[in-house]
RNA sequence: UGAGUCAGCUGGACGGCCGCUCGGCUUUUGCUGGGAGGAAAGUCCGGGCUCCAUAGGGUAAAGCGCCAGGUAACGCCUGGGAGGCGAGAGCCUACGGAAAGUGCAACAGAGAGUAUACCGCCGAACUCGAGUUUAUCUUGGGUGGUAAGGGUGAAAUGGUGCGGUAAGAGCGCACCGCGCAGCUGGCAACAGUCUGUGGCGAUGGUAAACCCCGCUUGGAGCAAGGCCAAAUAGGAAUCCUUUGCUGCGACCCGCAGUGGAUUCGGGUAGGCUGCUUGAGGCUUGCGGUGACGCAGGUCCCAGAUGAAUGGUCGUCCACGACAGAACCCGGCUUAUAGGCUGACUCUUUUU
RNA sequence: CGGGGCGUAGCGCAGUCUGGUAGCGCACCACACUGGGGGUGUGGGGGUCGCAGGUUCGAAUCCUGCCGUUCCGA
Numbered sequence: 001u002g003a004g005u006c007a008g009c010u011g012g013a014c015g016g017c018c019g020c021u022c023g024g025c026u027u028u029u030g031c032u033g034g035g036a037g038g039a040a041a042g043u044c045c046g047g048g049c050u051c052c053a054u055a056g057g058g059u060a061a062a063g064c065g066c067c068a069g070g071u072a073a074c075g076c077c078u079g080g081g082a083g084g085c086g087a088g089a090g091c092c093u094a095c096g097g098a099a100a101g102u103g104c105a106a107c108a109g110a111g112a113g114u115a116u117a118c119c120g121c122c123g124a125a126c127u128c129g130a131g132u133u134u135a136u137c138u139u140g141g142g143u144g145g146u147a148a149g150g151g152u153g154a155a156a157u158g159g160u161g162c163g164g165u166a167a168g169a170g171c172g173c174a175c176c177g178c179g180c181a182g183c184u185g186g187c188a189a190c191a192g193u194c195u196g197u198g199g200c201g202a203u204g205g206u207a208a209a210c211c212c213c214g215c216u217u218g219g220a221g222c223a224a225g226g227c228c229a230a231a232u233a234g235g236a237a238u239c240c241u242u243u244g245c246u247g248c249g250a251c252c253c254g255c256a257g258u259g260g261a262u263u264c265g266g267g268u269a270g271g272c273u274g275c276u277u278g279a280g281g282c283u284u285g286c287g288g289u290g291a292c293g294c295a296g297g298u299c300c301c302a303g304a305u306g307a308a309u310g311g312u313c314g315u316c317c318a319c320g321a322c323a324g325a326a327c328c329c330g331g332c333u334u335a336u337a338g339g340c341u342g343a344c345u346c347u348u349u350u351u
Numbered sequence: 352c353g354g355g356g357c358g359u360a361g362c363g364c365a366g367u368c369u370g371g372u373a374g375c376g377c378a379c380c381a382c383a384c385u386g387g388g389g390g391u392g393u394g395g396g397g398g399u400c401g402c403a404g405g406u407u408c409g410a411a412u413c414c415u416g417c418c419g420u421u422c423c424g425a
Stems, first nucleotide, its partner, number of pairs: 002346009012316007020035006037322001041333002044331005049221004056253004061217005066080005081095001082093004096212002101210002103206002118150002120146003125143007132135001158176006177200001178198005183192003225273004235264006244258005280299008317320001352424007361377004371408001379395006401417005
C1' cells in the first nucleotide's frame, strides 16, 4: 500500500417563532419539566401480570436433543469437545440412537442389503469331447471357483506391500485405519506417539422417513381482568335431556356449577382503572477465562384512546438510511444511506 | 391480540400427504382446410415452481428464516 476477519459506536447539529400531548404549580391565565427506536417491525421463542381448580392423574400431540455453566425462563447467551470450511485472522454445525423393529434408494448396472458373477481371470476337483507321443500329457466346453482388474452408480462391504494360490481372496504376515476392553488425563463431552485384543461381509447410507430413548409443555390472553353505571322488560317457536348439559378450549378420569342450545322479535351508554418504578438506567469497586453475579452511590427517563412527539425560518456540514410506542420485560430474526473507533490476519515492497 | 390457507407458463388450476422427466385447459406461434374471416385439425414454443439457506445421491415436494396475498375469531 492492497485485500480481509472480528468487536463496538453514531444515525444530521445549533438557534428563533408557532403548535400537539402528559405531569406539576398556579389559578383561568400563564410558568415549568418530560415526550419514539436500535430495531418501536416480524409476532418466531421464553417469562412477568391477570382470569379459569389449587394447575391435579393418564393418554395423545407438539417442541427440544454433544458437555459444563449463566439466567426469572428459553429453542437465548458464555466457555469447552467433536466434525466441516478457509492460506490465515476466523467462520459454520437440528451434533442422542441405524449391533429394537419397519420402510426407502428413480435411472444406470450382473448385483442396492439374506449382497452380486456381465466382461475378465482360473481349469486344482468332478465331468463331456478332440488330439496324439496312450500319459500323473495337450487342448476345447460344461458343473464350477474367483471380488485382484474392467464397467454402472451418489453409494459395490478397509488401504498399501510381501507371501500364498489353479486363479484369487485378511487366506497368512508387516505397517496404517477401524471396532471392543482396560489404563491415564478431564466435573463432563471427549482425548491419548499408552496397553491388550478382534481379521474387519463384524457394525454400509438415510431418523429435517416412521420409530426408539431422555427432557420440557394445563388453557387463554390488557378486547386479560377489576370498579361505577344504563339495559338485559314482557315474550314466541323448535330441539335435547339428569348415565344429561356447561366450565376447566385435544380426549378420558377427576373437580366445580346447573337445566341448556338455536331462531324470531325487542332494548342498550358509556366512563374510570389495569398504565408504567422496572428481572430499570448510569457509575464505582470486587469475584469469574466469560456469559454473569455481589455490594455501594446516583437518576426517574413517553403513556395516548381516533390516538401527541410536528411545521416553518436562519446558519453549517460528510446533505441525512431503515423506519414510528399502545400491558411490560429477556432473546431471536429481518430492514438499515453514510460516517467513526479498536484488535487481528494475509500478500507485495521498504527499513 | 390470536389462528388458518394460498403463491407452479400471459390467465385459471393439477402435481406436494408418499422426494426420482414439471403437466392440463384457455391464450400464443407455424402449417393445412376457405376466395377471406371465424371455426376445426396437426405440429411447436414458453417455467428463477414467491425469495434465501439447509437435510438428502437427488427438493416444486421435507426442515428453517423471510416476502406477498387472503380468510376467520376475540
This is a predicted complex of two RNAs, RNase P RNA and transfer RNA, with 425 nucleotides together. Rfam match: Bacterial RNase P class A. The family's RNA type in Rfam is ribozyme. Rfam's curators write: Ribonuclease P (RNase P) is a ubiquitous endoribonuclease, found in archaea, bacteria and eukarya as well as chloroplasts and mitochondria. Its family is annotated with ribonuclease P activity, dimeric ribonuclease P complex and tRNA processing in the Gene Ontology.